The RNA shown here (SAM riboswitch aptamer (S box leader)) has 112 nucleotides and comes from a soil metagenome. The coordinates come from a structure-prediction model, not an experiment, and the mean pLDDT is 84.

Order: sequence, then structure tokens, then C1' cells
RNA sequence: CUCAUCGAGACCGGCUGAGGGAAAGGCCCGACGACGCCGGGGCAACCAGCAGAGCCAACCACUCUGAAAAGGUGCCAACUCCUGCGGAUAGCACAGGCUUCCGAAUGAUGAG
Repeated sequence: CUCAUCGAGACCGGCUGAGGGAAAGGCCCGACGACGCCGGGGCAACCAGCAGAGCCAACCACUCUGAAAAGGUGCCAACUCCUGCGGAUAGCACAGGCUUCCGAAUGAUGAG
């Protein structure tokens, strides 16, 4: 940089000790010990591997489906916690605006 996904799911112990949830604004979590680190436990099919089907003369490749957590990652407060930007022949208000929906952006994870 590209592609895919992001409303589901999954907690205990030890150490430490004041901040943490990426930034801002909110709203939350936190001395009843958060965040982080370590150990254990768990969740989950992204990749690899496996099985079946499609395609093919056949094989490979590719696509789809399935099982699988003993391989490689990932994850285990809150929708990516919410919002910011754009749109709607949606609703309310009609002054600013609010709500809902769609999209984008940001970010995260995986694969390349």
C1' cells in the first nucleotide's frame, strides 16, 4: 500500500500501584486495585492443514460448503463505547437542532 471483517462470543489467580478506554469532546472503567506484565483458563474459523461438492478429459489451480482450537495469529468492559465528515422523497422540531438509517473517515485484526 491492497483486500476482507469489525452489534456475536469469551475470566480467574499472582505482581505492581494510578491512571485507563488511540487523539479531542462526551460518557464510562478505576485504591472493592483499573491499565499493564506473568501464569492458567476460555472465545473465535482470518491463515495453514483436512473432508466434501462445483469446474476440468484428468490433475493442479480456483470457488463454495463443512468439521476442526493438537499448527500460525488474534481476542476475552461498554457496537471500533458514542460523536466529529457526507447523504436521505425517514421522523420530530422548524431558530439552532434532535433522532433514525446509509456511506465515508479514523482505528483494530487477519492475509498478501
Annotation
Rfam family: SAM riboswitch aptamer (S box leader). Its family is annotated with regulation of gene expression in the Gene Ontology.